[in-house]
RNA sequence: AGAGUUUGAUCCUGGCUCAGGAUGAACGCUAGCGGGAGGCUUAACACAUGCAAGUCGAGGGGUAAAUGGUAGCAAUACUAUGAGACCGGCGGACGGGUGCGUAACGCGUAUGCAACAUACCUUGUGCAGGGGGAUAGCCCGUGGAAACGCGGAUUAAUAUUCCAUAGUCCAGCUAUAUCGCAUGGUAUAGUUGGUAAAGAUUUAUCGGCACAAGUUUGGCAUGCGUCUGAUUAGCUUGUUGGUAGGGUAACGGCCUACCAAGGCUACGAUCAGUAGGGGUUCUGAGAGGAUUAACCCCCACACUGGUACUGAGACACGGACCAGACUCCUACGGGAGGCAGCAGUGAGGAAUAUUGGACAAUGGAUGGAAAUCUGAUCCAGCCAUGCCGCGUGCAGGAAGACGGCCCUAUGGGUUGUAAACUGCUUUUAUAUGGGAGCAAUAAGGUUUACGAGUAGACCGAUGAGAGUACCAUAUGAAUAAGCAUCGGCUAACUCCGUGCCAGCAGCCGCGGUAAUACGGAGGGAGCUAGCGUUGUUCGGAAUUACUGGGCGUAAAGCGUGCGUAGGCGGUGACUCAAGUCAGAGGUGAAAGCCUGGAGCUCAACUCCAGAACUGCCUUUGAAACUAGGUCGCUAGAAUCUGGGAGAGGUGAGUGGAAUUCCGAGUGUAGAGGUGAAAUUCGUAGAUAUUCGGAAGAACACCAGUGGCGAAGGCGGCUCACUGGCCCGGUACUGACGCUGAGAUGCGAAAGCGUGGGGAGCAAACAGGAUUAGAUACCCUGGUAGUCCACGCCGUAAACGAUGAUAACUAGCUGUCCGGGCACUUGGUGUCUGGGUGGCGCAGCUAACGCAUUAAGUUAUCCGCCUGGGGAGUACGGUCGCAAGAUUAAAACUCAAAGGAAUUGACGGGGGCCUGCACAAGCGGUGGAGCAUGUGGUUUAAUUCGAAGCAACGCGCAGAACCUUACCAGCGUUUGACAUCCCGCGCUACUUCCAGAGAUGGAAGGUUCCCUUCGGGGACGCGGUGACAGGUGCUGCAUGGCUGUCGUCAGCUCGUGUCGUGAGAUGUUGGGUUAAGUCCCGCAACGAGCGCAACCCACGCCAUUAGUUGCCAUCAUUUAGUUGGGCACUCUAAUGGGACCGCCGGUGGUAAGCCGGAGGAAGGUGGGGAUGACGUCAAGUCCUCAUGGCCCUUACAAGGUGGGCUACACACGUGCUACAAUGGCGACUACAGAGGGUUGCAACCCUGCGAAGGUGAGCUAAUCCCCAAAAGUCGUCUCAGUUCGGAUUGCACUCUGCAACUCGAGUGCAUGAAGUCGGAAUCGCUAGUAAUCGCGGAUCAGCAUGCCGCGGUGAAUACGUUCCCGGGCCUUGUACACACCGCCCGUCACAUCAUGGGAGUUGGCUUUACCCGAAGGCGGUGCGCUAACCAGCAAUGGAGGCAGCCGACCACGGUAGGGUCAGCGACUGGGAUGAAGUCGUAACAAGGUAGCCGUAGGGGAACCUGCGGCUG
Repeated sequence: AGAGUUUGAUCCUGGCUCAGGAUGAACGCUAGCGGGAGGCUUAACACAUGCAAGUCGAGGGGUAAAUGGUAGCAAUACUAUGAGACCGGCGGACGGGUGCGUAACGCGUAUGCAACAUACCUUGUGCAGGGGGAUAGCCCGUGGAAACGCGGAUUAAUAUUCCAUAGUCCAGCUAUAUCGCAUGGUAUAGUUGGUAAAGAUUUAUCGGCACAAGUUUGGCAUGCGUCUGAUUAGCUUGUUGGUAGGGUAACGGCCUACCAAGGCUACGAUCAGUAGGGGUUCUGAGAGGAUUAACCCCCACACUGGUACUGAGACACGGACCAGACUCCUACGGGAGGCAGCAGUGAGGAAUAUUGGACAAUGGAUGGAAAUCUGAUCCAGCCAUGCCGCGUGCAGGAAGACGGCCCUAUGGGUUGUAAACUGCUUUUAUAUGGGAGCAAUAAGGUUUACGAGUAGACCGAUGAGAGUACCAUAUGAAUAAGCAUCGGCUAACUCCGUGCCAGCAGCCGCGGUAAUACGGAGGGAGCUAGCGUUGUUCGGAAUUACUGGGCGUAAAGCGUGCGUAGGCGGUGACUCAAGUCAGAGGUGAAAGCCUGGAGCUCAACUCCAGAACUGCCUUUGAAACUAGGUCGCUAGAAUCUGGGAGAGGUGAGUGGAAUUCCGAGUGUAGAGGUGAAAUUCGUAGAUAUUCGGAAGAACACCAGUGGCGAAGGCGGCUCACUGGCCCGGUACUGACGCUGAGAUGCGAAAGCGUGGGGAGCAAACAGGAUUAGAUACCCUGGUAGUCCACGCCGUAAACGAUGAUAACUAGCUGUCCGGGCACUUGGUGUCUGGGUGGCGCAGCUAACGCAUUAAGUUAUCCGCCUGGGGAGUACGGUCGCAAGAUUAAAACUCAAAGGAAUUGACGGGGGCCUGCACAAGCGGUGGAGCAUGUGGUUUAAUUCGAAGCAACGCGCAGAACCUUACCAGCGUUUGACAUCCCGCGCUACUUCCAGAGAUGGAAGGUUCCCUUCGGGGACGCGGUGACAGGUGCUGCAUGGCUGUCGUCAGCUCGUGUCGUGAGAUGUUGGGUUAAGUCCCGCAACGAGCGCAACCCACGCCAUUAGUUGCCAUCAUUUAGUUGGGCACUCUAAUGGGACCGCCGGUGGUAAGCCGGAGGAAGGUGGGGAUGACGUCAAGUCCUCAUGGCCCUUACAAGGUGGGCUACACACGUGCUACAAUGGCGACUACAGAGGGUUGCAACCCUGCGAAGGUGAGCUAAUCCCCAAAAGUCGUCUCAGUUCGGAUUGCACUCUGCAACUCGAGUGCAUGAAGUCGGAAUCGCUAGUAAUCGCGGAUCAGCAUGCCGCGGUGAAUACGUUCCCGGGCCUUGUACACACCGCCCGUCACAUCAUGGGAGUUGGCUUUACCCGAAGGCGGUGCGCUAACCAGCAAUGGAGGCAGCCGACCACGGUAGGGUCAGCGACUGGGAUGAAGUCGUAACAAGGUAGCCGUAGGGGAACCUGCGGCUG
């Protein structure tokens, strides 16, 4: 520090996800040790049991238990130690726990108290005199189950009380001084009144009272800060203030009475939700964000609620009273209790420990002290919960062992120096032995100093942890390794199993038979006593942007003005010092973080010191800037004045054209409408035409990226009223300005209300068409509406998809409205202000683009955005008559949605070009019969493959057996075939028997080569195991080969350039060509694969060569037969020839094109071979090869028979025909190219013929196949025929082991359909189509198929509108599996979350009223009453107590309201689901351009009207 993921690829926007850190954690697997930490995050749920706050006999009376002693027989008495209970003092307000409540002066921070308290402690001053009456305990009696009491008698105090004394104390008054911002404080003096005490004792001391000061702790007040929600906007009656009083330690509505009507709030009151706050902790570069476990500070609470008492301090965790819930005891009468102390239990939960030891240390309470108490604390136990440290050995050791795993497998690689083995070490574990520090200022004693009760030194008992840490010794590698992961992100790869199954997954995504992604194994990489998963949090995320983002098209500028609050604001001077800056002071607790040291062997941890704590407060100063104050200025702004343009607005009036209607005339059969029609109108006279009249609406031309307006918007003409703008002038005001949350005005169209109006147009509606349907597009009609007045609505693609204002930053050019100057006075030139357009630089932008009218550079203010969907929806509020508008979520769901640009592909987009593509022609197919292939069906099997073009006379250049792969019987198992090993020595061949044959049995028969003579090899038989074998599967694992687009003209590369990039350029453009063929131009220059050419054969010529070929000349013959010749033909080898080369025209002086000459051939001469990059997972595992899988007495191999030849049917390809351009008969000429020894076969003979017999010749320019046929002549005369030949019968021929299933041919007889073929469809442009025959491969035989050969030999092409295919350029795109694409909505089914919902249940809150415990307060106090007073006394008084009354008040009750949540029949839409149904709305001109607002309609997407936008 980044990475993955939207796309075919790219850039951007944008979300999701990951890598890091952390954790009071939990879960899974695993586990050796130690140190130092941490350990109920949930039920503030309920709690058994034990402990957690006592202490003081030096306060008191007195002495219980227990243990001693003395006396006594004993009971008992006395005494010592000791100390239960009681009175009294101090402490139980600390320490410990928890986080319910609390959004608050609760906390933090900084101040204040002139408005306060403070036990114990310290210091100082002074004091302590004299009395009184009780009471607990003890004792006696008594009630009760208990808890707990009751009565009587008696008694003490440092308990209580009275009197005295006292001040610098308290309360009041007076005076003076001084201080303070103020209320007022302080000091001094005077005066009036008032309040105190306690003793103990061992005589050292310890206490008591008053006052003052200090310290500490607390109380109160104030400034600032402190979560979310406005779908919470108004709240408040003790409320805000005052006066008086009460109350408090103290101020205060804290409380009461009276008076006033205030107080808080958009800088967020009130309400609702959530929450203890902070130091800190985690993260982060920081700013921030999250957090509040442990430790520290503060607060709150103690079963729930209320209340006070005591006290220095409490409204009190282990105190009290009352109410409530719960639990327990009970003798039923009544009582007891509060673990959110430490342990522990139950419950809850994913989850959190021992009913331990000790007061040795630290600290606390009491005490004079010893000491006692202390679950505070110190320790130990449990738990890998995290942090830190250590170990599980080290060195050597290659036969690179065995085993495992992998492979190209006689071998290699890896595990791996790893192991074994040798040597060494001993941390740790075990054993034995030693063994700390923590302990000192104890008490007490000794001593020194001085201020004489303090300080220093010495002696001095005490250890829970613990025989622990630590140290030493002994033995011996001995006691000790796992977890997750290995597709990318992300370090780490192979095999097997599985086969969209099982499963994985953080995201992208893996798995459908070769899975580095699942499971196992081997190996690797990672961390390590841990490792992984899950949860949470920060980071990455600049993804809420203060630091540090955006808003033309990605999400995002309010439709537009005016203007309130607020924010911001020109220029000069003076002043002030709030902001700002600087200095100083205070504070910012400690711990923590950081830095430097130190101590535990290191570290974690701990200790010491420093820094820091970015903050707040006080104070001193500065004065530039901002704010405030004062005085000015004129550049902003406004006013004035002279002109100017304009569809700016409102009202009134008025004009002509057109449309429709009405009346009249002329006139006659149609009109109208459409793609074509029909509905419709018209002989009752339409349309057309002429005249007259009526009505309403809109204003042609001018007219213009022209004008005006803030926007919406505004268009005939005239008048009236009126807003704004511009230019010139320079008079006046003097910052008066900009923006603008709320508020408020205006605001197209549609729509609503009331009343008018209504010509045309026209939602709805009706009819006609179209269509599969057509609730549409088209047509004919037609109502709301459109128009006017008044009132609502308040929305639009209200758009420049671009908020307003101000300033600055190159230009060129058009246009509208003004002004100045100059002249040559013009449709002139130039300068300037304001608008409105085009192009363009810098700059900006993701790109497109913007560019002085900014989307550039700055400033100010406002609005808005934060992934897609759900949804601009629900609920709530506001507005509206309604329609609806506005404000505006969540659950759930997806990993994308999106912008711009690129390359393709596609378009019922455009342009150009081309092809037997169409057209023009010729001949066919589709109809018939047959042949052949396919489908289907059948079958035991009808083997398998091929499937639009590009499967179907295809694989098959030839299924009777074989082929053959299929089926049914029969038999074989190292095999029909290959290699190796062992044994034997034969074998081949012939014959016979059984059998369907394979096979089995028997007989005969008796080998070759080499040799070092041992043997080896060939061959055969038998045996064993390695192996053979498979036309079994996968062509979607493959090679090779092939088809196709297409013989179409394309497909690419290097370098350079352009672009952020994908990519572009080149290859586009202008011409031209069959051609990316060539030329020209050009940021391109070159090159490659294709094209062309080179190759083959045909057409002309030449040369060479003449046998088997040829014969002009000379002989010769039946015959080129022979001699001769090689001229010619021909053969087959080498050359020549054609190149737009020549001429003319055209074109750009080009490439080329047109015409001509010459030439056998003329513009690639005709034909062939030749097939670019690629596409179709095209075809083939059954040609061959091959990975993997499968079978192995069978899916192998052999054999016989059958099948591939089946047959209601459908299709393809052909043959033969339907006849006279023909049939039949007769006659007769001319080819080419092939083939032939297992062959072709002449001649001759036989047969009607197929053929048979014989067999010359020929291994072929020699012989043979071999007859060419269409042709010519004659006849038939339009018919199912003298056409046609299917089918069938009989008889034959040939091949073959064998023609039954199932061959071909011949003869005779038979003589079917068929009279030119519907829709549709195929081939062909010249030696072509058509027609005619011939040959060959395969092959024993079998050809209408296939591959070749020649003979005869046409017609037509105007042309490119249309159909199909293709090429190039361009355009749109929501497609990229690429239009056979994508995609929308209803309906049906399932699941999920959610809204409404009659109601119902519960929580919280609030209003009114009722009730009124305890308690304090107020009143009363008739009952009771020791102290004090009066009195001789009786008694009375003062005071007090009980009781009673009153207001307040917790709980509770009744009635109503608000709010939140749960459930809810039914119901609404939403989301998601496998290949459901209906259509096809959108994306291309998406087939009616789309979209926005509104209204109506419709199964649905949608359609239509009105206005708007271009996306």
About this RNA: A computed fold for a 1511-nucleotide RNA from an anaerobic digester metagenome, annotated as small-subunit ribosomal RNA. Its mean pLDDT, the model's own confidence on a scale to 100, is 84. The sequence is in RNAcentral, with records from SILVA. Rfam family: Bacterial small subunit ribosomal RNA.